[in-house]
Context: one part of a larger RNA
Molecule: large-subunit ribosomal RNA, domain VI
Organism: Alphaproteobacteria bacterium
C1' cells in the first nucleotide's frame, strides 16, 4: 500500500523450509541350518554415541549492582568504626539473568504410488512365457504422515462479533514499562490502577554486624545472637510517577 465500507479477534492451507542418522546387549536361540566347528533370517525389549530443538528443577560456569577476610596508602581531628584508590586490589563465596559440560524431547508407528527384482494369470507362437490386455508383492529414495512458518496464495480466501444514533467500533500520540529491545517494532499498564520505583513480609546469599558486656598483658576470643546486612527473585501495599487531554477514524458500502 492493495485485498472495492470500517474494525477487533479467530483460522483455512496454496506454497516453503526443517527433521529423517546409528552401534551395542538381552529374549526368540544355541532355535532354523550345518557332520563338525559355528550360528542366523522374522518379531519383541533394554540401554548408549551423534545431531537437533527446549530449559534452568539437579550439577557447576559466570555474576565488576551481594556478603564476607585480608595488605598497603591516604581521608573522615584522634580511638574505635568506615570511605577512596591499587587489575574488582588480592582472597572465599555468592541471587536473579545468560549458560553447558547439566536436565527434558524428538528421529517413529501406520498407510499410498513405485525402482531393480519376485510372481498370478495369460496370449500373439494348441507349447512355454511376470506382458501384449488384466492383477499382486517389493525400498533410509518419491508424495502424504511429524514439526515450524504462511493470503501481496493478486483467482489477496473463510467464519464470528461490533459500529456506521455527528459522535460511537476501534488506532495512535503522550506516560509507567518488560516475558520485548540497535533504533523502530511487540507485550503488559495507565487511578474503574499493582505497570515501574519505593515501603513491608519472604525467599536467597553471606557467615556470626556495630555497641555494650565478660576474660585475656596482647593479639584476640565468648555472650547478647543463625546476628547483622543482603542485586536483578515472589507476594502484599497505591506512597511517586503513569495527570488533563488532543489526532486520526467508515456517513448503510455497484
Nucleotide at each position: 500500500u492493495g485485498u472495492a465500507g470500517g474494525a477487533a479477534a479467530c483460522u483455512u492451507g496454496a506454497g516453503a523450509g526443517g527433521a529423517g542418522c546409528u552401534g551395542u546387549c538381552c529374549u526368540u536361540a544355541g532355535u532354523a541350518c550345518g557332520a563338525g566347528a559355528g550360528g542366523a533370517c522374522c518379531g519383541g525389549g533394554a540401554u548408549g554415541g551423534a545431531c537437533a530443538c527446549a530449559c534452568c528443577u539437579c550439577u557447576g560456569g559466570u555474576g565488576u549492582a551481594c556478603c564476607g577476610g585480608u595488605u598497603g596508602u591516604c581521608g573522615c581531628g584522634c580511638c574505635a568504626g568506615c570511605g577512596g584508590c591499587a587489575c574488582c586490589g588480592c582472597c572465599g563465596g555468592g541471587u536473579a539473568g545468560c549458560u553447558a559440560u547439566g536436565u527434558g524431547u524428538g528421529g517413529a508407528a501406520g498407510g499410498g504410488a513405485u525402482a531393480a527384482c519376485c510372481g498370478c494369470u495369460g496370449a500373439a507362437a494348441g507349447c512355454a512365457u511376470c506382458u501384449a490386455a488384466g492383477c499382486g508383492g517389493g525400498a533410509a529414495a518419491c508424495g502424504a504422515a511429524c514439526c515450524u512458518c504462511a493470503a501481496u496464495a493478486c483467482c489477496a480466501g473463510g467464519a464470528c462479533u461490533c459500529c456506521c444514533u455527528a459522535u460511537c467500533a476501534g488506532a495512535g500520540c503522550c506516560g509507567u514499562u518488560a516475558u520485548a529491545g540497535a533504533c523502530u517494532a511487540u507485550g503488559a499498564c495507565g487511578u474503574u490502577g499493582a505497570u515501574a520505583g519505593g515501603c513491608u513480609g519472604g525467599g536467597u546469599g553471606u557467615g556470626g554486624a556495630a555497641g555494650u558486656g565478660c576474660g585475656g598483658c596482647a593479639a584476640c576470643g565468648c555472650a547478647u545472637g543463625a546476628a547483622g546486612c543482603u542485586a536483578a527473585c515472589c507476594a502484599g501495599u497505591a506512597c511517586u510517577a503513569a495527570u488533563u487531554g488532543c489526532u486520526c477514524g467508515a456517513c448503510c458500502g455497484g